[in-house]
RNA sequence: AGAGUUUGAUCCUGGCUCAGGACGAACGCUGGCGGCGCGCCUAACACAUGCAAGUCGAACGGAGAGAUCCUUCGGGAUUUCUGAGUGGCGGACGGGUGAGUAACGCGUGAGCAAUCUGCCUUUCAGAGGGGGAUAAUGUCUGGAAACGGACACUAAUACCGCAUGACAUAUAGGGACUGCAUGGUUCUUAUAUCAAAGGAGAAAUCCGCUGAGAGAUGAGCUCGCGUCCAAUUAGGUAGAUGGUGAGGUAACGGCCCACCAUGCCGACGAUUGGUAGCCGGACUGAGAGGUUGAACGGCCACAUUGGGACUGAGACACGGCCCAGACUCCUACGGGAGGCAGCAGUGGGGGAUAUUGCACAAUGGGGGAAACCCUGAUGCAGCGACGCCGCGUGAGGGAAGAAGGUUUUCGGAUUGUAAACCUCUGUCCUAAGGGACGAAGGAAGACGGUACCUUAGGAGGAAGCCACGGCUAACUACGUGCCAGCAGCCGCGGUAAUACGUAGGUGGCAAGCGUUGUCCGGAAUUACUGGGUGUAAAGGGAGCGUAGGCGGCAGAGCAAGUUGAAUGUGAAAGCCCGGGGCUUAACCCCGUGAUGCGUUCAAAACUGUCCUGCUUGAGUGAAGUAGAGGCAAUCGGAAUUCCUAGUGUAGCGGUGAAAUGCGUAAAUAUUAGGAGGAACACCAGUGGCGAAGGCGGAUUGCUGGGCUUUAACUGACGCUGAGGCUCGAAAGCGUGGGUAGCAAACAGGAUUAGAUACCCUGGUAGUCCACGCGGUAAACGAUGAUUACUAGGUGUGGGGGGAUAAGCCCUUCCGUGCCGGAGUUAACACAAUAAGUAAUCCACCUGGGGAGUACGACCGCAAGGUUGAAACUCAAAGGAAUUGACGGGGGCCCGCACAAGCAGUGGAGUAUGUGGUUUAAUUCGACGCAACGCGAAGAACCUUACCAGGUCUUGACAUCGUGUGCAUAGUAUAGAGAUAUAUGAAGUUUGCCUUCGGGCAGACACACAGACAGGUGGUGCAUGGUUGUCGUCAGCUCGUGUCGUGAGAUGUUGGGUUAAGUCCCGCAACGAGCGCAACCCUUACGGUCAGUUGCUACUGAGAAGAGCACUCUGGCAGGACUGCCGUUGACAAAACGGAGGAAGGUGGGGAUGAUGUCAAGUCCUCAUGGCCCUUAUAGGCAGGGCUUCACACGUCAUACAAUGGUCGGUACAGAGGGUAGCCAACCCGCGAGGGGGAGCCAAUCUCAGAAAGCCGAUCGUAGUCCGGAUUGCAGGCUGCAACUCGCCUGCAUGAAGUCGGAAUCGCUAGUAAUCGCGGAUCAGCAUGUCGCGGUGAAUACGUUCCCGGGCCUUGUACACACCGCCCGUCACACCAUGGGAGUGGGGGAUACCAGAAGUGGGUAGGCUAACCUUUUGGAGGCCGCUUACCACGGUAUGCUUCAUGACUGGGGUGAAGUCGUAACAAGGUAGCCGUAGGGGAACCUGCGGCUG
Repeated sequence: AGAGUUUGAUCCUGGCUCAGGACGAACGCUGGCGGCGCGCCUAACACAUGCAAGUCGAACGGAGAGAUCCUUCGGGAUUUCUGAGUGGCGGACGGGUGAGUAACGCGUGAGCAAUCUGCCUUUCAGAGGGGGAUAAUGUCUGGAAACGGACACUAAUACCGCAUGACAUAUAGGGACUGCAUGGUUCUUAUAUCAAAGGAGAAAUCCGCUGAGAGAUGAGCUCGCGUCCAAUUAGGUAGAUGGUGAGGUAACGGCCCACCAUGCCGACGAUUGGUAGCCGGACUGAGAGGUUGAACGGCCACAUUGGGACUGAGACACGGCCCAGACUCCUACGGGAGGCAGCAGUGGGGGAUAUUGCACAAUGGGGGAAACCCUGAUGCAGCGACGCCGCGUGAGGGAAGAAGGUUUUCGGAUUGUAAACCUCUGUCCUAAGGGACGAAGGAAGACGGUACCUUAGGAGGAAGCCACGGCUAACUACGUGCCAGCAGCCGCGGUAAUACGUAGGUGGCAAGCGUUGUCCGGAAUUACUGGGUGUAAAGGGAGCGUAGGCGGCAGAGCAAGUUGAAUGUGAAAGCCCGGGGCUUAACCCCGUGAUGCGUUCAAAACUGUCCUGCUUGAGUGAAGUAGAGGCAAUCGGAAUUCCUAGUGUAGCGGUGAAAUGCGUAAAUAUUAGGAGGAACACCAGUGGCGAAGGCGGAUUGCUGGGCUUUAACUGACGCUGAGGCUCGAAAGCGUGGGUAGCAAACAGGAUUAGAUACCCUGGUAGUCCACGCGGUAAACGAUGAUUACUAGGUGUGGGGGGAUAAGCCCUUCCGUGCCGGAGUUAACACAAUAAGUAAUCCACCUGGGGAGUACGACCGCAAGGUUGAAACUCAAAGGAAUUGACGGGGGCCCGCACAAGCAGUGGAGUAUGUGGUUUAAUUCGACGCAACGCGAAGAACCUUACCAGGUCUUGACAUCGUGUGCAUAGUAUAGAGAUAUAUGAAGUUUGCCUUCGGGCAGACACACAGACAGGUGGUGCAUGGUUGUCGUCAGCUCGUGUCGUGAGAUGUUGGGUUAAGUCCCGCAACGAGCGCAACCCUUACGGUCAGUUGCUACUGAGAAGAGCACUCUGGCAGGACUGCCGUUGACAAAACGGAGGAAGGUGGGGAUGAUGUCAAGUCCUCAUGGCCCUUAUAGGCAGGGCUUCACACGUCAUACAAUGGUCGGUACAGAGGGUAGCCAACCCGCGAGGGGGAGCCAAUCUCAGAAAGCCGAUCGUAGUCCGGAUUGCAGGCUGCAACUCGCCUGCAUGAAGUCGGAAUCGCUAGUAAUCGCGGAUCAGCAUGUCGCGGUGAAUACGUUCCCGGGCCUUGUACACACCGCCCGUCACACCAUGGGAGUGGGGGAUACCAGAAGUGGGUAGGCUAACCUUUUGGAGGCCGCUUACCACGGUAUGCUUCAUGACUGGGGUGAAGUCGUAACAAGGUAGCCGUAGGGGAACCUGCGGCUG
């Protein structure tokens, strides 16, 4: 410090997610040691048991127990201990918790001249003399208990008078000094009031006591500033705000009361609601910030809930009291007791949090003179990997790279120096011995026989967890097969998963490792530092203007902001820095520093404030000027419609085409006259005016604003503007008018699958006017207002100036456009009318959906508007640009693409392939073009892969081992055969060695054993190879350069031209490659060379011989290149015409198929990875099947006839094949064919008669002398074998069919059509296929349309790319949510009732020690009663919040559901916005607006 994720790719915007750190954590797996810390975050839920606050005999009396001494034995004295009581001090500290509290509660800084302060320190002064009680105790007595009652006795440092008394207090005076105000300090006079306690000691003396001052400490109160969220909380307040007086308090104060006044708080956020203890700090962060407030420390609040006071220096009191409520316990039912949010501990809750431990040794606290006592504060220990820190689980050597595991291409690789083994060490561990510091000063050590030290033992006892697709370090095998599962995001898994599970290996961390949760970071993703708003989310519809914010030039003062210096504070701890101590570290100790706030001093530039001045901002005046600016009134013509009358006659109207409609009762058309309403052609213009909405005939009146010139006046009067007010298109609403045209709704006619639409005919609200309401639009420049600055060019509207005779021209101000530089921008674009550079103010944004919805509030007559969420859900949504693809977008061009033609298919029967059906099997594959006479260039057996049956198991075939040795041909028997059994002739072979006896090896065969063979089994979506297709279309790319942030572009586009990205020209491109073309084959011409089997001549014919001129054959060169001429064209490329030529513009044909597309075809040609079968999915056998047959489709052949059929005669090819072959002559047969055998390994022989044609004859338009299917009989051929199931022949039979619906195929010249011939395959089988020649046309105006393709351009919401994308209703499931008759709970407020304890007031009843007294009483006190206040409680009305609710509304998400097709292309009616109406639904229509 960044990364992943929107796209085919790119840049941007923008969200989501990750990597880091942290934790009082929890969970999973695992777990050796030590140190230091930490440990109920939930139920402020309830608590058994024990402990947590006592102490003092040197304040006091007495009781009990003991000891000593004395004794008159009654007892006394002294002394020790114990428990209770009176009394003193302490129980207000320490410890716990965070419920409440949004507050002077906390933090910080001030103040108290408005205060108190026990113990402590210090100073001054003092302590005289009396009195009356009471607990304990004793006796009696009540009660279950708790707890009392009566009588009697007694003490004090307990209580009460009196005396003394001021530097105290109060009152009344006088003086001095002083403060920001009230006031304060001090001196002085008078009067009044108020104190005290003793104890110990032999004593000194000490500890106490009283009054006063000062200090310290602690506490109380006041103020400035700061301190969460919500405005869908905007008004709140009645002791409320203030005054006077009285009361109360330690003290100020409405703190309380009486009276008076009506204030006080609030958009600088009152009030209300929600949430919350605050801080030092902690976590994070570069910082600014954000989050947090466990532990430690400070403050506050609380102590079962609520209320209350008492005591006291201090409390309204955690381990005190009273009352009320709830709960628990005891009870004799009458009544009592209790409060762990102290330490342990229990139950409960919860994902979750410890011992009913030791000690007061240390530190600290209380009491005491002290010893000492108490102390669950504290110090320690226990439990818990909860955290941080440290250590260990060994170190060195060790390659046969062991075994085992994993993997493998079988060679190996890896685990891996890892282990074994050898040599060592001893941290931790175990055992034994020693043994602390912590204790300042005599004793005293819980921790603890701990830390630490020494010795011995022995590698012995000590490693796991997570991950390994990318982010993100780390990869293989097997299993699984969209299953099981994973997942933080993207996403993995549908048979080869580095993503699931396991294993091996690897990476990371390590006594831990992962997961979950939370916070910060990354996130500049709330932007102060540090963001934005034309199109991504975002400028208010517009103006005026309030508060507020900001503000021109010059000078003077002040010093609030600002800056500097000094100073106080900023507790300690923490943090940073520098040191030190534990072996180190964590941890601990010492020292320094540190954003803030206050005070003082100084400065005066800037802001502020005040004063004085200025004119340039702003305004006024004056002189001009343009204009659809506004309002009102009046007037005008054209047009539509209607009415009247005339002319006139059958149609009009309307559409893509029609129909509804109108018309013989006279329409439309036309002429004249009249009525009425609305709107104002031309002018008219990116022209004008207005703040925006908006404004358009003319005239008049009233009226607003702008601009120019001038520089007389004012003198900063300015800018912006939250709230507020006003204006605000269209639609809509109310009332009243008006209504010609148009026209939602509605009706009818069409269209259509439907048509609630588009089109047509009608037509009502409305549109118009007046007065109101409403307040929204794509109210747009999608661009807030104002000011200043920053190149130009060119139009246009309105002014001014200069110059000129005028015009042109120059210059300036205001407005309105276009182009464009810098700059800006993600890009598009903007560019002086900024989206540039700066400044001020306002408004608005923070992922998409849910949703501008719900609820609430305000406004409205309503429609509705304004404000405006959440749950839930997704990982995107989006902007600009790029490349493609697509368009019922555009332009250009091509192709038998259409058109023009010819012949067909589709109809018939046959053949063949396919589907379907059938079957034991009908083997398999191929499925739009680009499957279907295709694989198959040929299924009777074989082929054959299929079926049923009967068989074989190292196998039909390959390699290896062992043994034996012949094997075999042939024959016989059984069997359907495979096979089995028997017999078994001839005769052994090759190489090497040899001691010649033979041995070894090989070939071959058999037997045995296993490794293996075998598979036309699966996967063409794992593959190679090969093929089809777009398409023989003209395209597809690269290097360098340039442009662009980039994807990409350029080149390859443009102007011409071509069959062609063919060529030329131009050009930020220059070149190149694969394609095109050419090179190759064939054909067309002549030349030359060569002639056998060819050809020629010779002959009656043949053979032989001769020749090579011709035909022909086949080798070589040649020829054609737009080369020449003319015209056109840019002088180019080229096109057109012509000449010559056998051939003319690639001459004809072929081979040749770019980058790529279709997961196209093929695992059944072959090859091949995984997988599967292995007495079978392998092998062999015979039989059957692939040949089925209601039917459907494709492709051929044959026909329907006279351009023909039949018969007779007769002519002319080319290219091929042939020895397991082609087969001549001749003979036989009607024929297929048979016999026969010559010739030929082929220019020799042969297949082999070419046919259409030509010459004759016949048929005469008919189901025929057409057509030949089907069937019968008789034959032939091939072959082991023609039944299923071949071909051919003869005779007989003679079906459909008379030219073919919708639709559709081929072909542009030696082509279509037509005619025959040959080959491959093959024993046989051809209407198929591949070739060959013969005869031989018609037509093409042309590119509008259909199909396919190429190039350019445009739009796009498509990119699996239009067979795309996508909207809404309906149906089903689930989820959250609104409404809802209500129902249940909580909260706070108001009114009233009631009123415990307590305090204050009153008191007519009762009681009463101290003082006074005349002894009667009084003062004072207590009880009772009463009154004020008041907790709990009760009643009532609304408010608020939560839960729940039949039913209901929309929303979201779901698998291939239903209906349509709204949007994206001109999306097939351009879309969208507002509004109104309508409709199953998307939507449609009207009106106005926008261009996105």